RNA sequence: AGAGUUUGAUCCUGGCUCAGGACGAACGCUGGCGGCGUGCCUAACACAUGCAAGUCGAACGGACGAGAUGACGGAGCUUGCUUUCAUAGAAGAUUAGUGGCGGACGGGUGAGUAACACGUGGGUAACCUGCCCUUACAGAGGGGGAUAACCUUUGGAAACGGAUGCUAAUACCGCAUAAGCCUAUAGAUCCGCAUGGUACAGUAGAGGAAAGGAGCAAUCCGCUGUAUGAGGAUGGACCCGCGUCGGAUUAGCUAGUUGGUGAGGUAACGGCUCACCAAGGCGACGAUCCGUAGCCGACCUGAGAGGGUGAACGGCCACAUUGGAACUGAGACACGGCCCAGACUCCUACGGGAGGCAGCAGUGGGGAAUAUUCGCACAAUGGGCGAAAGCCUGAUGCAGCAACGCCGCGUGAGUGAUGAAGGCCUUCGGGUCGUAAAGCUCUGUCUGAUCAGGGACGAGUAGAGUGACGGUACCUGAUAGAAGAAAGCCACGGCUAACUACGUGCCAGCAGCCGCGGUAAUACGUAGGUGGCAAGCGUUGUCCGGAAUUAUUGGGCGUAAAGGGUGCGUAGGCGGAUUCUUAAGUCGGAUGUGAAAGUCCGCGGGCUCAACCCCGUGGAACUGCAUUGGAAACUGGUGGUCUUGAGUGCAGGAGAGGAAAGCGGAAUUCCUAGUGUAGCGGUGAAAUGCGUAGAUAUUAGGAGGAACACCAGUGGCGAAGGCGGCUUUCUGGACUGUAACUGACGCUGAGGCUCGAAAGCGUGGGGAGCAAACAGGAUUAGAUACCCUGGUAGUCCACGCCGUAAACGAUGAGUACUAGGUGUAGGAGGUAUUCACCCCUUCGGUGCCGCAGUUAACACAAUAAGUACUCCGCCUGGGGAGUACGGCCGCAAGGUUGAAACUCAAAGGAAUUGACGGGGGCCCGCACAAGCAGUGGAGCAUGUGGUUUAAUUCGAAGCAACGCGAAGAACCUUACCAGGUCUUGACAUCCCGCUGAACGAUCCUAGAGAUAGGAGCUUCCCUUCGGGGACAAGGAGACAGGUGGUGCAUGGUUGUCGUCAGCUCGUGUCGUGAGAUGUUGGGUUAAGUCCCGCAACGAGCGCAACCCUUAUUGUUAGUUGCUACGCAUUAGUUGGGCACUCUAGCGAGACUGCCGGUGACAAAACGGAGGAAGGUGGGGAUGACGUCAAAUCAUCAUGCCCCUUAUGACCUGGGCUACACACGUGCUACAAUGGCCGAGUACAAAGAGAAGCGAAGACCGCGAGGUGGAGCAAAUCCCAAAAAGCCGUCCCAGUUCGGAUUGCAGGCUGCAACUCGCCUGCAUGAAGUCGGAAUCGCUAGUAAUCGCGGAUCAGCAUGCCGCGGUGAAUACGUUCCCGGGCCUUGUACACACCGCCCGUCACACCAUGAGAGUCGGGAACACCCGAAGUCGGUGAGGCUAACCGCAAGGAGCCAGCCGCCGAAGGUGGGAUCGGUGAUUGGGGUGAAGUCGUAACAAGGUAGCCGUAUCGGAAGGUGCGGCUG
Repeated sequence: AGAGUUUGAUCCUGGCUCAGGACGAACGCUGGCGGCGUGCCUAACACAUGCAAGUCGAACGGACGAGAUGACGGAGCUUGCUUUCAUAGAAGAUUAGUGGCGGACGGGUGAGUAACACGUGGGUAACCUGCCCUUACAGAGGGGGAUAACCUUUGGAAACGGAUGCUAAUACCGCAUAAGCCUAUAGAUCCGCAUGGUACAGUAGAGGAAAGGAGCAAUCCGCUGUAUGAGGAUGGACCCGCGUCGGAUUAGCUAGUUGGUGAGGUAACGGCUCACCAAGGCGACGAUCCGUAGCCGACCUGAGAGGGUGAACGGCCACAUUGGAACUGAGACACGGCCCAGACUCCUACGGGAGGCAGCAGUGGGGAAUAUUCGCACAAUGGGCGAAAGCCUGAUGCAGCAACGCCGCGUGAGUGAUGAAGGCCUUCGGGUCGUAAAGCUCUGUCUGAUCAGGGACGAGUAGAGUGACGGUACCUGAUAGAAGAAAGCCACGGCUAACUACGUGCCAGCAGCCGCGGUAAUACGUAGGUGGCAAGCGUUGUCCGGAAUUAUUGGGCGUAAAGGGUGCGUAGGCGGAUUCUUAAGUCGGAUGUGAAAGUCCGCGGGCUCAACCCCGUGGAACUGCAUUGGAAACUGGUGGUCUUGAGUGCAGGAGAGGAAAGCGGAAUUCCUAGUGUAGCGGUGAAAUGCGUAGAUAUUAGGAGGAACACCAGUGGCGAAGGCGGCUUUCUGGACUGUAACUGACGCUGAGGCUCGAAAGCGUGGGGAGCAAACAGGAUUAGAUACCCUGGUAGUCCACGCCGUAAACGAUGAGUACUAGGUGUAGGAGGUAUUCACCCCUUCGGUGCCGCAGUUAACACAAUAAGUACUCCGCCUGGGGAGUACGGCCGCAAGGUUGAAACUCAAAGGAAUUGACGGGGGCCCGCACAAGCAGUGGAGCAUGUGGUUUAAUUCGAAGCAACGCGAAGAACCUUACCAGGUCUUGACAUCCCGCUGAACGAUCCUAGAGAUAGGAGCUUCCCUUCGGGGACAAGGAGACAGGUGGUGCAUGGUUGUCGUCAGCUCGUGUCGUGAGAUGUUGGGUUAAGUCCCGCAACGAGCGCAACCCUUAUUGUUAGUUGCUACGCAUUAGUUGGGCACUCUAGCGAGACUGCCGGUGACAAAACGGAGGAAGGUGGGGAUGACGUCAAAUCAUCAUGCCCCUUAUGACCUGGGCUACACACGUGCUACAAUGGCCGAGUACAAAGAGAAGCGAAGACCGCGAGGUGGAGCAAAUCCCAAAAAGCCGUCCCAGUUCGGAUUGCAGGCUGCAACUCGCCUGCAUGAAGUCGGAAUCGCUAGUAAUCGCGGAUCAGCAUGCCGCGGUGAAUACGUUCCCGGGCCUUGUACACACCGCCCGUCACACCAUGAGAGUCGGGAACACCCGAAGUCGGUGAGGCUAACCGCAAGGAGCCAGCCGCCGAAGGUGGGAUCGGUGAUUGGGGUGAAGUCGUAACAAGGUAGCCGUAUCGGAAGGUGCGGCUG
């Protein structure tokens, strides 16, 4: 850093996908070790059990109390000892209760919260702060009354209480004293942004203190001053600026609401609360509402800007089963406190109670998924209490589980070729796994096992003690001793590193995208091999990246998605010249802050390294915010000045600009009247329609409505829509000239408002023509259309709606700048001129061409799509869809705003090459036309289809299958069927030894034959004599064999377009590129043939020529050919000869060479001469690049698959020859241009011949033919008669035409003629009298007609391939049909028009809208009820210790009650969200359903847009618009 994917290919636009990194992950396969981290993302679901917050006896009264001590007494006596009992006191230990401090920290979770919650920076002159620190002044005097514990008693199942009595305090309460505390007040200093703060010194006033404990003591710890004063530190509270998700299909919200006064309340400001007053406050800079969400330091990613995330660690907030409320306290409205209500769970004696793991473990549940009911310790760090020892601490430190992540190590090293065995592949030669293994040598690192020895750091800064981890890490040694126990996962078609075999056969399956699989799969599965990573590897999910694919950095809008239909204008944004000033923006300086951790850099240290962490240190960075002092260019603000932007004035001319009124002529239609007669009208052709009741036509008059010919023009005007006869009135704007006036007054413009074609709607008019709908007629398979005849809304007017169009230049508005040329419309000026025209300059419009530049290209190009600036609108893949729902507007039609689910990997733009067009131009061809003869009708032959059959073997299928493979099926052929047989085989190679010569000829038996059995004759070559070779039978297996499959695996061969003139390449040039150019153009040709021109110049394959044949001739050569001459003759028979014919070798000849005019001076064409032949002379062979997956596996060859006692082989018989029928190709005919007769008569060419042709003559037969056999391996002999022709006869009929069919009798071939051959004779004598629609061939020695030969072949020819004889007609011409070539045009086609493609209907599935309803959620509102509780009132009832009082009593307190507020609950009507719902609407998807054919070509009626209407459907039609 990019890559794949739209196309036949290209460039672009544009989406989808991949390669990277990351994770609190999960899943699959696998798994050696260690270090450091991390570990319920889901059910803020429910929780059994244990633990997680206590501590202080130096606050207090008690309880308990071992032992020690002391004293008094008793007893004993050693008179100072022992013992005993009771009492007192009591260090220390334990302790329920009172009391103090702490349970507001630590730990958990992220439900709620869109907020001063958080972040950041400020403020508090509006505040609080226990414990702690500093400092200052004082004090602790003197009293009092209770109460728990405890004793007694009592209720209850329990929880938990009740009553009487006793008692203490650092518990509680008066009194005294008290300031520098507090309040008020008048002075007064300094200060502050305002309220105000503050030093000082007065006056007055209110209230208000205390507690002790330990110690022998010093002293220490406590206490008080309404929480002392002044401070600090820490922690908190409140306020403010800025920042912090999505939705406008949430646009209005708000009544304590906003402010004021006063009061209350609070630590404190404040509507925080209340009373009164005012009517405000917030909102497009997004209020309110809805949804979602803890925020941040940071983490991941990224070049960055950004985007995503908010686990662990750290800061803040919120919460603690759900909701509410307060108490205590320095601090809570309190996770392990209290009260109430709800849900749930548990206990219960049914009366009532108890509970809250989002603490650590753990359980159930949920889930793809997340650990031990501690194993340990307070040793370290920290916290609570305590004077301290110490106690407590599931905080924490460790350990356990888990590859969950990161990091490190290991699974050995060297040598070792016969390249072992084995696997896999193979062209069978070999290759590869592979030095890999084995073997040999070495090491013992590292890890693990066992044992033994040593053994930490963490424990510091007198000293001593203290280690959970842990006898752990680490070090050393030994042992077994041998490399021993330690490698997997994924991939291998491209992207993307890595390929083969087998299996499978659109199946099974794969797939991230493109896609792979239908019998040769590098894509599925397995194996071998290879590649990658490695104790992991893959997959899935999520995020960023790539993606410049939301574009600030850094995109676009003519045609790809995208300019609003148009203007006016509000807010907003932006704004001319100059000057002074200011300092908000801006720039740079300084200061503070931006916690730590983290990130980055430098240095260093410790774990053996590393990670990680500890660290340690220094720096950077944290791009931010705040404060402060500067600068003044630019932007902004203020003041002044200016005129060029803008506007006004004055003077002009142009115009379908708008509104209203009036007027005019032409035309259509209608009415009246006249003339006039049979048609008119309409179309591709017709019909409906009108007309003898007089139309159309024509003449005259009249009525009425609508529209304004010519002028008329890429001419004019207007903001757009739009505007067209003439005149008048009213009126808007632009332009030119001038430079008098104003002095930036400007540009743009979200919302808003105005105007806005056609259609449509409402009311009232009007209605000639036209004309949706509708009716009829045509067309058609149908025709709800196109065409025709009619025809209503409408079109017109007035008023009011609608508000959309391809409302387009598919191009928003404004300003400035940037070569030219040429039209056109309006104005002005100038030179010259008598004037005019012309010419030049200029302003503002409107067109074309064109440079630079731009663009994906097309194209745009001073009227920009160029270069820049300002503002607005809009776009972000295609479909779903401009649809649904909701809102707004509308009378309606509908408009506007405008999604999602789902689905696809494309959709699209421009250009390129082809192909195609019921597009265009040019040209050719028996393509049409002009002709000739046919086919299609008949009979027959032959092939095919179909049918039949045991089988009717197989193939060929438009042209380009069908007298085709087949140049010849009775058996054979033969591949098919039936039956009978064989199994190493009918055919090939190899092997064996017990064989033999075998085979074969001949014969016999059985059989349909194959075959089986037997008889019998004869017998090979070489030899070193052992044997070998060939042959045959037998045997065993390798194998043979297959006309079995696949022509869509192939070779070869062939057909076809087409003997059409085309198809390409090199270099150069043009184009981003595919490609173009050349090869196009002007001529010409049969031809890309040639010439000319040209950014092309050349070349190749084709064309032509070279080849064969034919036509002329020369020469050479004459046998089997020929015979002029001479001779002999019936006869080239013989002699002679080679002149001629002929034969077959070599040559010549024809080249537009010559002449004429034409053409461009060319190529060429036309005419002519000469010539046997004239413009490629005729014919043949020759077939470019390619197309059709064209044909052939059954000619042959061949891969793969299949069969192997059969799909192979043999035999007999049958079939391929069937027969209702359909088609193709032929033959024979229908007759007189003919038939028939006659052994009347004439003339060919080219071929074949030995298992052959077979003469002549003779004989037999009516004949086919037979007998016989000369000659000939052929210029010699033979087939062989050529036939049409010529001469005679028949006389127009189903015939003397025609010959089918059938009968009888024969011939030939052949083992064989029944199925199933050909021929002959006699007899029979069918259809058919020239052929419908349609259709084939042919342009000259051709068609037509006539016969002859050959291949195949025993025999069989109407077929095929050849040969000659006779021998025409016609071609004006290229409009049309078919095919082809070139150029051009359109295209949505590229499998290429047999293309593509639209909509309804039917079926299946999917998501979604509506829907009588129904179910549920959250939130709000109104009302009812109202727990706990604070506050307030009351307190007649009750109580009464402290204070007062002699007493009574008072002060005081409490229950209760009342009031405000108030959770849950209830009721109600709305709004809102979601689920579901008979039915229903459209949508999407789905190899082969139905109906049509709307679109793409002029798509066969050009298409499309808006609107209205109609129709099964695409769609049609009307009106207006657009050109895409």

A computed fold for a 1524-nucleotide RNA from a wastewater metagenome, annotated as small-subunit ribosomal RNA. Its mean pLDDT, the model's own confidence on a scale to 100, is 81. Its Rfam family is "Bacterial small subunit ribosomal RNA".